[in-house]
Context: one part of a larger RNA
Molecule: small-subunit ribosomal RNA, central domain
Organism: uncultured bacterium
RNA sequence: UUGGGCGUAAAGGGCGCGUAGACGGCCUUUUAAGUUACUGGUGAAAGCCCACCUUUCAAGGGUGGAACUGCCUGUAAUACUGAAAGGCUUGAGUGCAGGAGAGGAAAGCGGAAUUACCGGUGUAGCGGUGAAAUGCGUAGAGAUCGGUAGGAACACCAGUGGCGAAGGCGGCUUUCUGGACUGAAACUGACGCUGAGGCGCGAAAGCGUGGGGAGCAAACAGGAUUAGAUACCCUGGUAGUCCACGCGGUAAACGAUGAAUGCUAGGUGUUGGAGGUAUCGACCCCUUCAGUGCCGCAGUAAACACAAUAAGCAUUCCGCCUGGGGAGUACGGCCGCAAGGUUGAAACUC
Numbered sequence: 001u002u003g004g005g006c007g008u009a010a011a012g013g014g015c016g017c018g019u020a021g022a023c024g025g026c027c028u029u030u031u032a033a034g035u036u037a038c039u040g041g042u043g044a045a046a047g048c049c050c051a052c053c054u055u056u057c058a059a060g061g062g063u064g065g066a067a068c069u070g071c072c073u074g075u076a077a078u079a080c081u082g083a084a085a086g087g088c089u090u091g092a093g094u095g096c097a098g099g100a101g102a103g104g105a106a107a108g109c110g111g112a113a114u115u116a117c118c119g120g121u122g123u124a125g126c127g128g129u130g131a132a133a134u135g136c137g138u139a140g141a142g143a144u145c146g147g148u149a150g151g152a153a154c155a156c157c158a159g160u161g162g163c164g165a166a167g168g169c170g171g172c173u174u175u176c177u178g179g180a181c182u183g184a185a186a187c188u189g190a191c192g193c194u195g196a197g198g199c200g201c202g203a204a205a206g207c208g209u210g211g212g213g214a215g216c217a218a219a220c221a222g223g224a225u226u227a228g229a230u231a232c233c234c235u236g237g238u239a240g241u242c243c244a245c246g247c248g249g250u251a252a253a254c255g256a257u258g259a260a261u262g263c264u265a266g267g268u269g270u271u272g273g274a275g276g277u278a279u280c281g282a283c284c285c286c287u288u289c290a291g292u293g294c295c296g297c298a299g300u301a302a303a304c305a306c307a308a309u310a311a312g313c314a315u316u317c318c319g320c321c322u323g324g325g326g327a328g329u330a331c332g333g334c335c336g337c338a339a340g341g342u343u344g345a346a347a348c349u350c
Stems, first nucleotide, its partner, number of pairs: 004321003007304002012318001014201004021194001023192001025088007033081002035077004040072003049065006091191001092188003096183003103177007110154001115149007125136002162169002206247006215241002220236004258317006266295011299306002323350003332343004
């Protein structure tokens, strides 16, 4: 380099935006760079290959041919690719009219519950477990009623429901704001797709500074259990969990399935639109678009299974894999306050 792969065997980047690059719709004209044909030149000799000759054979040697698949000049062709020009509307986008949504940010508000404190009633237990004990309680607990404070989370609605690129998003209201979808078909006219680097976003834990701290709870302490018990169970309890700003950049970041486009039986449910029939109206029924589930044919697959939301049939681009261990380690580089992250071997061994 060619060939093979990536749901579960090794292998899809956590996700997006996008640079270079690669690839790219329909029609016409021009050009002739790629491409194709022919011509001429060159492609040293030796060697390789073929034929003949030769040393009695052979290796070897000699002669001739073929080959040297390449490069250059010229002429011609114009289907495809490229370049130039013009046009088109189906790809893409804009405008218009709509409805849906836990999409994002900020501010304000609300009720239930837990806890603490204050007050009333009230008396001996409460709590906890498999059973107990530590713990709390006659300095009046627990229970119950009223009040106050504060923090965090938002029952029901709630749904193989919705939204978001992913991480993720759930009380209510307001302000600001992103995206998707549908309808009609007004406008632009290929403006597209992918995307090495790059930039941004990125659960939880963690880190820095300052707040906050109700509940929960690593660490820690005590009580149990046990042969022991640095655990599981119990009573406490600090970081943390929460907020602001900054850092970090990892996850079974999973659909373990990269993005985009086209094509390929059906059946059934559901969400958001649009249309039709019918109707006073709403359902029902039918059609269609976008999403989201289940079943299932062809096909695929080692099997499991996937099956129009493909793991089917094709095309374009990116990422990644190459036996197990050593090892996601060492060294070096880059990044980070640190923790560490990222890039990423070898010896040796089976």